[in-house]
RNA sequence: GCCUGAAUAGCUCAGUAGGUAGAGCAUCCGGCUGUUAACCGGCAGGUCACAGGUUCGAGUCCUGUUUCAGGCG
Numbered sequence: 001g002c003c004u005g006a007a008u009a010g011c012u013c014a015g016u017a018g019g020u021a022g023a024g025c026a027u028c029c030g031g032c033u034g035u036u037a038a039c040c041g042g043c044a045g046g047u048c049a050c051a052g053g054u055u056c057g058a059g060u061c062c063u064g065u066u067u068c069a070g071g072c073g
Stems, first nucleotide, its partner, number of pairs: 001072007010025004019056001028042004049065005
């Protein structure tokens, strides 16, 4: 230098053919218990890496950029 993949909640990850952004764990609150842990219930938490484009509508499609991983030279 070229090619491929990844980037979504604090962490690990889903998100199907473009149509309301989700789960588990963690935090917090409550229940249970003599107490803690475990267990059960609930709340909150997101500029979907960044900037543009297409579209009535983009996490999803297109272009560029950044970071990480792998491959080729």

Source information
The prediction has a mean pLDDT of 81. The RNA shown here (transfer RNA) has 73 nucleotides and comes from a Bacillota bacterium. It matches the Rfam family "tRNA". About the family: Transfer RNA (tRNA) molecules are approximately 80 nucleotides in length. By type it is a transfer RNA. The source organism's lineage runs through Bacteria, Bacillati and Bacillota. The sequence was found in a public genome assembly.